[in-house]
Context: one part of a larger RNA
RNA sequence: UGACGGGGGCCCGCACAAGCGGUGGAGCAUGUGGCUUAAUUCGAGGCAACGCGAAGAACCUUACCAGGGCUUGACAUAUACUGGACAACCUGUGAAAGCAGGUCUCCUUUCGGGGCCGGUAUACAGGUGCUGCAUGGCUGUCGUCAGCUCGUGCCGUGAGGUGUUCGGUUAAGUCCGGCAACGAGCGCAACCCGUGUCAUUAGUUGCUACCAGGUCAAGCUGGGCACUCUAGUGAGACUGCCCGUGUCAAGCGGGAGGAAGGCGCGGAUGACGUCAAGUCCGUAUGGCCCUUACGUCCUGGGCUGCACACGUGCUACAAUGGGCGGUACAGAGGGAAGCAAGACCGCGAGGUGGAGCAAAUCCGGAAAACCGUCCCCAGUUCGGAUUGGAGUCUGCAAUUCGACUCCAUGAAGCCGGAAUCGCUAGUAAAGGCGUAUCAGCAACGGCGCCUUGAAUACGUUCCCGGGCCUUGUACA
Numbered sequence: 001u002g003a004c005g006g007g008g009g010c011c012c013g014c015a016c017a018a019g020c021g022g023u024g025g026a027g028c029a030u031g032u033g034g035c036u037u038a039a040u041u042c043g044a045g046g047c048a049a050c051g052c053g054a055a056g057a058a059c060c061u062u063a064c065c066a067g068g069g070c071u072u073g074a075c076a077u078a079u080a081c082u083g084g085a086c087a088a089c090c091u092g093u094g095a096a097a098g099c100a101g102g103u104c105u106c107c108u109u110u111c112g113g114g115g116c117c118g119g120u121a122u123a124c125a126g127g128u129g130c131u132g133c134a135u136g137g138c139u140g141u142c143g144u145c146a147g148c149u150c151g152u153g154c155c156g157u158g159a160g161g162u163g164u165u166c167g168g169u170u171a172a173g174u175c176c177g178g179c180a181a182c183g184a185g186c187g188c189a190a191c192c193c194g195u196g197u198c199a200u201u202a203g204u205u206g207c208u209a210c211c212a213g214g215u216c217a218a219g220c221u222g223g224g225c226a227c228u229c230u231a232g233u234g235a236g237a238c239u240g241c242c243c244g245u246g247u248c249a250a251g252c253g254g255g256a257g258g259a260a261g262g263c264g265c266g267g268a269u270g271a272c273g274u275c276a277a278g279u280c281c282g283u284a285u286g287g288c289c290c291u292u293a294c295g296u297c298c299u300g301g302g303c304u305g306c307a308c309a310c311g312u313g314c315u316a317c318a319a320u321g322g323g324c325g326g327u328a329c330a331g332a333g334g335g336a337a338g339c340a341a342g343a344c345c346g347c348g349a350g351g352u353g354g355a356g357c358a359a360a361u362c363c364g365g366a367a368a369a370c371c372g373u374c375c376c377c378a379g380u381u382c383g384g385a386u387u388g389g390a391g392u393c394u395g396c397a398a399u400u401c402g403a404c405u406c407c408a409u410g411a412a413g414c415c416g417g418a419a420u421c422g423c424u425a426g427u428a429a430a431g432g433c434g435u436a437u438c439a440g441c442a443a444c445g446g447c448g449c450c451u452u453g454a455a456u457a458c459g460u461u462c463c464c465g466g467g468c469c470u471u472g473u474a475c476a
Base pairs, nucleotide, nucleotide: 001476002475003473004472005471007470008469009468010467011466012465013464015460016459019423020422021421022420023419026315027314028313029312030311031310032309033308034306035305042053043052064301065300066299067298068297069296070295073124077123078122079121080120081119082118083117084116088103089102090101091100092099093098106115107114108113126290127289129288130287131286135284137279138278139277140275142273147186148185149184150183151182152181153162154161155160166177167176168175192267193266194265195264197235198234199233200232201231202230203229206225207224210223211222212221213220238261241255242254243253244252245251317416321375322374323373324372325371326370334363335362338357339356343352344351345350382413387408388407389406390405391404392403393402429452430451431450432449433448434447435446
């Protein structure tokens, strides 16, 4: 100087408390361990691995296994020799890859050659092989915590200290005051994006107050751009004003006005560093290793195995509910090898067909809610696992191993031990919708969007994590 303490002081955080909803019990989905296996490819491992890499494992992917092949190679560059367009088609063999054979066949030229392709040969290619403890880059984490440092000066023999401590204050090393310090940098804040109010510009594909036409109805049509909205510009919030408090400083408490008030709310943004944290399987890259194989092609299998154990979720156990009928109201996003209306067929998944739309123009039933009615507390009209049968769709192909539909079947489950998680407001909880990946889909996952919309916070003694000062130390 640090680190540590079941030392002290001060102060924060859904850290506790106060509340609301879960997990831990059940079934299923998914990841992991274990076991099994020819293989069940590899990585990730307390927080910070375990719906993680994977934003899509039937083939492909694929890195694994079995078998069948190739050896300048699936891919790149270069040289020499040689042949010819490349390609396409056919035959045999084969599971395919491959191997053997056949048909057909160039462009350009200064006639040396050149372009393109194949063969032979050589340099070389290739490796998801090892090392993340050789590395770059990127990322997680402490933590959006308020810290981490420097120049000069001063103090100390020196390590180092001071500044950065102290008194207030703040979300903040934020600001004020004081002080052997005076300044400065990286962080904080602001500048950026979204959202909340208003003005203005613009008015189609959007809107419809007014005029007119028109319909079963509908901005459907012609005017129109007020309003909503769209998207550009600007205004607006600064403790600016008032009262109190305070060192009459920074600030704090209350109030006015205001759409919004003291950081308005949300996002992006992550200091010096820590964990030899993670990644050589994204890519890059040193070293090591393989080179008729640890490279590469193909067929099939595996990554989906199942006595078990754990994590994360979904659906439930019901009456604030379930069934049936009626009937409203979104936002964001997507669409050409695409989204697809009306119509017709099917109980349905879906099929036939195809208007319109590169889309503020066309496409696409929101659900819970609300109204009516049945059920009457039961393993049930709860719950839907499992299984049998019949189908639809995608795709070369759904046996291993897809999703969905219909009929039948109807399991466990009556609110969950010890323990444990999330959340402070348009939040939690509940409800649906969209979308990336994608032929299809194991999505109940991820990322978004809107709809309905709470309860509670006395307080900081305690648990956890953190910041500053101080104290002890035989630790570094």

Notes
Predicted 3D model of a 476-nucleotide part of an RNA (small-subunit ribosomal RNA, 3' major domain) from a metagenome. The coordinates come from a structure-prediction model, not an experiment, and the mean pLDDT is 84. Rfam family: Bacterial small subunit ribosomal RNA.